[in-house]
RNA sequence: AGAGUUUGAUCCUGGCUCAGGACGAACGCUAGCGGCGGGCUUAAUACAUGCAAGUCAAAUCUUAGCAAUAGGGUUGGCGCACGGGUGCGUAACACGUAUGCAACCUAUCCCUCAGUGGAGGAUAUACUUGGGAAACUGAGUGCAAUACUUCAUAUACUCUUAAUAACACCUGUUAUAGAGAGGAAAAGCAAUGCUGAGGGUUGGGCAUGCGUCUGAUUAGCUAGUUGGCGGGGUAACGGCCCACCAAGGCGACGAUCAGUAACUGGUCUGAGAGGAUGAUCAGUCACACUGGCACUGAGACACGGGCCAGACUCCUACGGGAGGCAGCAGUAGGGAAUAUUGGUCAAUGGACGCAAGUCUGAACCAGCCACGCCGCGUGGAGGAAGAAGGUUCUCUGGAUCGUAAACUCCCUUUAUAUGGGAAUAAAGAUGGGCUAUACGCCUGAGCUGAAUGUACCAUAGGAAUAAGCCACGGCUAACUACGUGCCAGCAGCCGCGGUAAUACGUAGGUGGCAAGCGUUGUCCGGAUUUAUUGGGUUUAAAGGGUGCGUAGGCGGUUUGAUCAGUCAGUCGUUAAAGGCAGCAGCUUAACUGUUGUAAGGCGAUUGAUACUGUCGAACUUGAAUUCGUUUGAGGUACUUGGAAUGCGUAGUGUAGCGGUGAAAUGCAUAGAUAUUACGCGGAACGCCAAUUGCGGAGGCAGAGUACUAGGACGAGAUUGACGCUGAGGCACGAAAGUGUGGGUAGCAAACAGGAUUAGAUACCCUGGUAGUCCACACUGUAAACGAUGAUCACUAGAUGUUCGGCUGUAAUGGCUGAGUGUUCAAGCGAAAGCGAUAAGUGAUCCACCUGGGGAGUACGCCGGCAACGGUGAAACUCAAAGGAAUUGACGGGGGCCCGCACAAGCGGUGGAGCAUGUGGUUUAAUUCGAUGAUACGCGAGGAACCUUACCUAGGCUAGAAUGUGCGUGAAUGAUGGGGAAACUUAUCAGUCCCGCAAGGGACACAAAACAAGGUGCUGCAUGGUUGUCGUCAGCUCGUGCCGUGAGGUGUUGGGUUAAGUCCCGCAACGAGCGCAACCCCUAUUGAUAGUUGCCAGCACGUAAUGGUGGGAACUCUAUCGAGACUGCCUUCGCAAGGAGCGAGGAAGGAGGGGAUGACGUCAAAUCAUCAUGGCCCUUACGCCUAGGGCUACACACGUGCUACAAUGGACGAUACAAAGGGGAGCUACACAGUAAUGUGAUGCAAAUCUCAAAAAGUCGUUCUCAGUUCGGAUUGGGGUCUGCAACUCGACCUCAUGAAGCUGGAAUCGCUAGUAAUCGCAGAUCAGCCAUGCUGUGGUGAAUACGUUCCCGGGCCUUGUACACACCGCCCGUCAAGCCAUGAAAGCUGGGGGAACCUGAAGUCGGUAGUCGCAAGACGCUGCCUAGGGUAAAACUGGUAAUUGGGGCUAAGUCG
Repeated sequence: AGAGUUUGAUCCUGGCUCAGGACGAACGCUAGCGGCGGGCUUAAUACAUGCAAGUCAAAUCUUAGCAAUAGGGUUGGCGCACGGGUGCGUAACACGUAUGCAACCUAUCCCUCAGUGGAGGAUAUACUUGGGAAACUGAGUGCAAUACUUCAUAUACUCUUAAUAACACCUGUUAUAGAGAGGAAAAGCAAUGCUGAGGGUUGGGCAUGCGUCUGAUUAGCUAGUUGGCGGGGUAACGGCCCACCAAGGCGACGAUCAGUAACUGGUCUGAGAGGAUGAUCAGUCACACUGGCACUGAGACACGGGCCAGACUCCUACGGGAGGCAGCAGUAGGGAAUAUUGGUCAAUGGACGCAAGUCUGAACCAGCCACGCCGCGUGGAGGAAGAAGGUUCUCUGGAUCGUAAACUCCCUUUAUAUGGGAAUAAAGAUGGGCUAUACGCCUGAGCUGAAUGUACCAUAGGAAUAAGCCACGGCUAACUACGUGCCAGCAGCCGCGGUAAUACGUAGGUGGCAAGCGUUGUCCGGAUUUAUUGGGUUUAAAGGGUGCGUAGGCGGUUUGAUCAGUCAGUCGUUAAAGGCAGCAGCUUAACUGUUGUAAGGCGAUUGAUACUGUCGAACUUGAAUUCGUUUGAGGUACUUGGAAUGCGUAGUGUAGCGGUGAAAUGCAUAGAUAUUACGCGGAACGCCAAUUGCGGAGGCAGAGUACUAGGACGAGAUUGACGCUGAGGCACGAAAGUGUGGGUAGCAAACAGGAUUAGAUACCCUGGUAGUCCACACUGUAAACGAUGAUCACUAGAUGUUCGGCUGUAAUGGCUGAGUGUUCAAGCGAAAGCGAUAAGUGAUCCACCUGGGGAGUACGCCGGCAACGGUGAAACUCAAAGGAAUUGACGGGGGCCCGCACAAGCGGUGGAGCAUGUGGUUUAAUUCGAUGAUACGCGAGGAACCUUACCUAGGCUAGAAUGUGCGUGAAUGAUGGGGAAACUUAUCAGUCCCGCAAGGGACACAAAACAAGGUGCUGCAUGGUUGUCGUCAGCUCGUGCCGUGAGGUGUUGGGUUAAGUCCCGCAACGAGCGCAACCCCUAUUGAUAGUUGCCAGCACGUAAUGGUGGGAACUCUAUCGAGACUGCCUUCGCAAGGAGCGAGGAAGGAGGGGAUGACGUCAAAUCAUCAUGGCCCUUACGCCUAGGGCUACACACGUGCUACAAUGGACGAUACAAAGGGGAGCUACACAGUAAUGUGAUGCAAAUCUCAAAAAGUCGUUCUCAGUUCGGAUUGGGGUCUGCAACUCGACCUCAUGAAGCUGGAAUCGCUAGUAAUCGCAGAUCAGCCAUGCUGUGGUGAAUACGUUCCCGGGCCUUGUACACACCGCCCGUCAAGCCAUGAAAGCUGGGGGAACCUGAAGUCGGUAGUCGCAAGACGCUGCCUAGGGUAAAACUGGUAAUUGGGGCUAAGUCG
């Protein structure tokens, strides 16, 4: 000091969360020791039991004893008001701080002065005798005091009166002198005590300034209330109390009311300012079962005293009594949770006492608890066979735990045992002495220890007695394996888990801390996220709709005074402890002691006087007034005008009008619409008119008049700071709406009808009422917006425009003031943008904001006739919501462009039959895959067996194949049995080659071993390969530049191209992958070569044929070249390039075709071509065999073939290819057969032989429009061929049979030239073939394209976006279901407080005629007040409730 989280990415705003520290803690796991601290935060709930306050040189009685003496009771003195506990109440002079008391008290203690003389009567205990269960108590007798009463004395005391002086001051105080009245004592040898007065100390009382929580959805409160006068009361002032008089007092600077709370020193945190807190320790206050009351006393309205009332508990003989742990222990209860019914008065402190001493749950100690802080230990050194074992991997082996262990040597803190240790903690008291303000100091013999046989020390042996907890996806240090499979679970936030989880569980390993470690809770921090330090408000939350103005805040220039603010110094205070710094003591530390110090606060005092304030004097520039000029849809009232709509009357006129995308409703023959004339009425004001003007905002528009308000400019006469802002307040305030009364032409919510639609409570149409208009009165809100509060000052320019002024070279000029626009420098801003009209730089004042939703909702209050407005929450819920900009994608947005995309054409598909593939169904099986485009004559370029993966049945188990090593045997052949075969079983023959031998080699078999095998799963774990967008023109990079950044620029723009092709321009300059070219085929030609190909000329030969000699011209073959580049011309253009029925050329603008497929997209396809991770099977999911199936068949779809016929069918004759294939092959030729084919036979591993016949075509003949001489399905018979085998399930031939079908609905496909269409030929696979398929090849050979509006796809630019899984997106509301919190609610039931009335204990005070007493006085009776109780009503605030309202949340519900 920051980090995570909104997005595809970015910047910002903004919330949520984390890392830190702390705790009187609790919980989980774990636990060796010690020191020092801490320990009911909840029920101020109830308490059994014990203890916590007594003591004494006064007096007296009594018990025991002969007595000394010891014990007990009572009277009396002092204490019990301290110490200890708790935090209920209290928002207050309770507390803190600083002052005051001239308005007060103070026992004990200290000092000073003075005094201490008489008298008297009672009484408790005791004794006697009663009552009662008890507590307790009645009567009688007798006696004492330091108990009580009284007399004397008292200048100093108190009260009354009054004089002088000094001081102070609101009343007064002090000193001196005078008069009157009143008041004291206790003894005793002494010490000591007692009384009066004064002073001191200590402790208290009272008063005051300042400080001290939340709520305004609490705004008014107050009758003893505020003050006065006079009394009473008190220690003392005071409405503290009373009588009378006055009518005050408090309050937006927050009264009153409600809620919460003891306050402080301090503690925790924080850089600080602050925030939170108030345990332990210390100071103050309050309380003592609840409430009230007084008594005693120096002091109490009294924790362990009293009286009364109440609740509760206990005892009881039922008549009455007793009690108060918020003292220490302890119990019950509550709770997540907090200890022993311990020891001692040794020390410290307290009470009493002369003292010894007694008492002391104060205190000092111990016990329990890891509750906290601090310290120590659980060993150290060496030690590699890097052991075993665990874990793991690419597994003959390696990695890791790991120098870790074993083993060797060493030490002994701690623990254990034994011993020592009366250590230190102890100094005092009594006695003596000294000083002094003093309870102070010095000396000092003997005695005294709960803790404790403790701390500490020594000795002994031996690594011996001692490690866990949490975490390991990011934040955040630390990773692998297995298990699990959106399950179980984790999670602080983001988020993990759906078969390869570093996130779940376990293990190994690692990291962190360590006698602890984690979790939970709470506080501060981080959070500048309430912002004084230190935030904001155009668009993120946030400027009030506008003005006037009250309080308040702030305020121009000069000068004087003052010194309140301000600043500086000094003094006092701010208890101790704590904190900080130094030193010191416990072995160290924690802890403790001691010394020192600071900030800051409050008060006092001295000084300074710039600034602010206050008072005084002046000024003119702020502000206002005056005079002059001028300006405008500023406002109000009245008058008035024309155009248009509608209506009325009359005329002309006839069938439609109107309306729409198209219609219909509607109007119209009772005469509409249209048109003409006249009239009526209401509303709004064309042109001017604008980017204009005016106004505070809302707003304001025909013209005129009246009244009225404002602005600007100029002049510089007047006043002299008169100013700015403005909480509350007041006024104004669009539209809609409300009330009353008018008015109503047009328009038009509601409503009605017609359409549209799946529906259409809408959009469109026809009507139409409130309303719109006027007057008066309400309402008081708007995206009331510039989403930008008002005022003042300052900070470059340029260019329009409105209203003024000055100047005058008359220019479209210059200067200047006030408005209103545009564009920009600096600057600001998250950016967009703002930019003298600021969102810049400063100043003043006001308003408002603090995550999203819930919600501008609920409740309450205020306003309103109502509608509604103002003010304005919470529970609950989410981790986001949001702003600006970026890149994409998308749009039934825009611009440009392309493509057989449409259009223009040609031919098909969809209808029929058949072939083939798919779906579905069926089946033992119909193996598997491919499924929009991009699956469906696809994988398959050949399913009868095989293939084959499927099914049924029978078999094998290291296996069907291959390799290595060992053994046996040659190999092999033959025969028999079983069997469907695989296989199994039996028998016979045979005895290999090389080598002298040893041995080696080939083959076969058996056992056993290592490597098996799997077309089983996952194409969403993968490689490779492929499809598609798309042969579309795109996709990127380096450097530079721009931007905070994502990104942009380049690649956009203007042209051009098939093309990101090229040119020009340009903060870009270059480059890469694509395009093009390079490659192949083809079109022309040359050179070279000339067999198997060719044959012009020459020769030979044949029935005929390049058959032969020969030739190298031609064709052809196959190698190398040439050729085409807009090169030339015209024209357009800057250029690139375009146009031309141009020239030339075989070919012309890429000549035609092929191969070639950028970055990427679709988790596209394929684990069944192959390869491969993981998982799965192993007498089977492997392997062999036979048979079956993949060929099924109500049906649906795709792709094809053949047709429906005359541009044709049949028959006959006849012509012209290219490219391929051939040895288990192609086969000439001959013969046989109608034919498929067969039998012979020949050539050819091929430019030689052969398949081989090309077909359409051409020439003839026939058919004549029919289900036919079209069409050929289907079926029957007979054959041929292949093959082990054609039944399921082959092809072909032949004879016979002769189905549907007469050109095909909606819809849909291909093709732009040697193309479509049409016609054959060949090949692969292959024994054969279901091939009509596929791949090639040549023959014949068209039509059409105006054009880019539309459909589909694509490219570039631009625009909007709440989309980014990217429109097959996102997303809204009702309804239905579950859960949650909440509002209302007839009612039901609590709580606290106030006021009224009735009653009223104890008790003080007052009165008093009765009683007692010598008296003081007491009792009795009585009055006021009052706790409590009761009555009745109202307000406030909770809980609950049938029902009801909306809200929130919840993978796959409904409707749009």